A computed fold for a 595-nucleotide part of an RNA from an Ilumatobacteraceae bacterium, annotated as large-subunit ribosomal RNA, domain I.
Its mean pLDDT, the model's own confidence on a scale to 100, is 81.
Rfam family: Bacterial large subunit ribosomal RNA.
The full RNA is in RNAcentral, with records from ENA.
Context: one part of a larger RNA
RNA sequence: GGCGCACGGUGGAUGCCUUGGCACCAGGAGCCGAUGAAGGACGUAGGAGGCUGCGAUAAGCCUCGGGGAGCUGCCAACCGAGCUGUGAUCCGGGGAUGUCCGAAUGGGGAAACCCGGCUGGAGUCAUGUCCAGUCACCCUCGCCUGAACACAUAGGGCGAGUGGAGGGAACGUGGGGAAGUGAAACAUCUCAGUACCCACAGGAAGAGAAAACAACAGUGAUUCCGUGAGUAGUGGCGAGCGAAAGCGGAAGAGGCUAAACCAUGUUGACGUGAUAGGCGCCAGCCGUUGUCGACAUGGGGUCGUGGGACUGCUCAGCUGGUUCUGGCGAACUAGCAGGAAGUCAGAAACGAUCGUCGUAGUCGAAGGCCAUGCGAAAGGGCCGGCACAGAAGGUAAGACCCCUGUAGACGAAAUGACGAUCACUUCCGAGCAUCAUCCCAAGUAGCACGGGGCCCGAGAAAUCCCGUGUGAAUCUGGCGGGACCACCCGCUAAGCCUAAAUACUCCCUGGUGACCGAUAGCGGACAAGUACCGUGAGGGAAAGGUGAAAAGUACCCCGGGAGGGGAGUGAAAUAGUACCUGAAACCGUGUGCCU
Numbered sequence: 001g002g003c004g005c006a007c008g009g010u011g012g013a014u015g016c017c018u019u020g021g022c023a024c025c026a027g028g029a030g031c032c033g034a035u036g037a038a039g040g041a042c043g044u045a046g047g048a049g050g051c052u053g054c055g056a057u058a059a060g061c062c063u064c065g066g067g068g069a070g071c072u073g074c075c076a077a078c079c080g081a082g083c084u085g086u087g088a089u090c091c092g093g094g095g096a097u098g099u100c101c102g103a104a105u106g107g108g109g110a111a112a113c114c115c116g117g118c119u120g121g122a123g124u125c126a127u128g129u130c131c132a133g134u135c136a137c138c139c140u141c142g143c144c145u146g147a148a149c150a151c152a153u154a155g156g157g158c159g160a161g162u163g164g165a166g167g168g169a170a171c172g173u174g175g176g177g178a179a180g181u182g183a184a185a186c187a188u189c190u191c192a193g194u195a196c197c198c199a200c201a202g203g204a205a206g207a208g209a210a211a212a213c214a215a216c217a218g219u220g221a222u223u224c225c226g227u228g229a230g231u232a233g234u235g236g237c238g239a240g241c242g243a244a245a246g247c248g249g250a251a252g253a254g255g256c257u258a259a260a261c262c263a264u265g266u267u268g269a270c271g272u273g274a275u276a277g278g279c280g281c282c283a284g285c286c287g288u289u290g291u292c293g294a295c296a297u298g299g300g301g302u303c304g305u306g307g308g309a310c311u312g313c314u315c316a317g318c319u320g321g322u323u324c325u326g327g328c329g330a331a332c333u334a335g336c337a338g339g340a341a342g343u344c345a346g347a348a349a350c351g352a353u354c355g356u357c358g359u360a361g362u363c364g365a366a367g368g369c370c371a372u373g374c375g376a377a378a379g380g381g382c383c384g385g386c387a388c389a390g391a392a393g394g395u396a397a398g399a400c401c402c403c404u405g406u407a408g409a410c411g412a413a414a415u416g417a418c419g420a421u422c423a424c425u426u427c428c429g430a431g432c433a434u435c436a437u438c439c440c441a442a443g444u445a446g447c448a449c450g451g452g453g454c455c456c457g458a459g460a461a462a463u464c465c466c467g468u469g470u471g472a473a474u475c476u477g478g479c480g481g482g483a484c485c486a487c488c489c490g491c492u493a494a495g496c497c498u499a500a501a502u503a504c505u506c507c508c509u510g511g512u513g514a515c516c517g518a519u520a521g522c523g524g525a526c527a528a529g530u531a532c533c534g535u536g537a538g539g540g541a542a543a544g545g546u547g548a549a550a551a552g553u554a555c556c557c558c559g560g561g562a563g564g565g566g567a568g569u570g571a572a573a574u575a576g577u578a579c580c581u582g583a584a585a586c587c588g589u590g591u592g593c594c595u
Stems, first nucleotide, its partner, number of pairs: 001594009015580001016545002020516002022513007029505002031167002039101003042055003046079002049075003061095006070083003106115003116135007137164002139161007171202001172200005182189001186236001212219002223250005233241002254497003257441001261299010274288001277286002279329006304475001306440004311433005317336007338428005351422009361410003367383004384401002386390001392404003446470007456482001477492005532539002552579001555566004
């Protein structure tokens, strides 16, 4: 030195464990913000630091409930000082306070800082100083003022607004919009209207009440699922892309305007002294009240068996009032009665009572003995019990009967949600006829050119949307049924609103797992978006386990200490805070053999 064996060191694999994750299910909730959010800075306890809570009233204040003996949050003890059956700590509802920054909003600014005006107050001889309130911009409404330019308008000022601004994981709508890739290269094409950027909204959004489909039979808003169907199609007919009707389901809901016409008001033009007008007829009376146009408000009206206006007719509960006067009629209007509907749209709010649910909680059955275990019984043995409870977790090992619970049964002062009833609010003529007159959404539809989007890549290319230009008709009107024309059929564009079925999960509660078990599972089971790196955007770790219980080794010895030897604790100390188990590489000590 090598090879073995034994015993160690180092190291932290493996096994076991789990406080943490992951995926999903059900229910809830689905917005927060100038009454100052989200997110932070700085403070705050008797005692340093971090986390949590809170805000100069600062681990808290008030109040209403729950609860019932200890308490002064955690790491994390110790000392001190206190609180508490006059009910503390703790849990829940409501309220108060809430520094500074941040949309940040009095002005400024290198966020958490600096400097002010006005009103009121404290203080001072006075100034400085301090406290409370208020002072940004935009929009809407009202009032005042007011140019070019006479009226006007623009502009300016003041007042009012529980109007806006900013944030939010995914889901949504809209505006922009790639490339790697595939086509075995590549350009049309694809990836893909995807990723990404921007704007905006809601708890959902969008869509939605046929100018729809269909096919000679019919359906009857929208949305979503299954099927139709990888079909019909489209496509350098390559790669690929890819419907719809119909059928079966989920859900189910329909409404309001514009116009014609009438009335009132304002305004402009015209008109005239009776031949216009004052609801109709007769009589009287009044005297510009009139006609046409524009605007505003109210009524009317809302549809495709076309509808409505206008005109005429028929029927229609009661009472009162009005329309210059009297009579007859008619119309309008108010109230009652009757009927219908409703606060999620179509108009809109408050309340009362009751019930259900949520935000704290309460009750809740039944076991002992013996031995084993170097400690501990829940495991074993014996004899019992409960069960609408034998889910689960804990307790010194494996507990239905020890503890927390579980099945089951109860519970709310306050606050929230939902439902019912009451109350309340709103609405209410119907029908027939004439088809004569009027209306039925305009720079719209259509067309030409250029694009986009539809299964549809310009194609025979309809339908839909946009840009430029041009530019109709009003029901004997228009649009569609895949160029276009005819017949036939369907539907009524150019205004608006609309729940549910659908999408998603930052968040709350409960539950589940042939999900992980510390190089796994979230990056993060630990001071984790921390330490650290980077000018910055940004990147981003490692690190769990003594024991049942600290009982964490009093005391003695060696040593400066570190560390160790005794002694002691413990079942165990080769479980000693470098702590469960403790593999291998690697390093030793002893010994056998070989060289």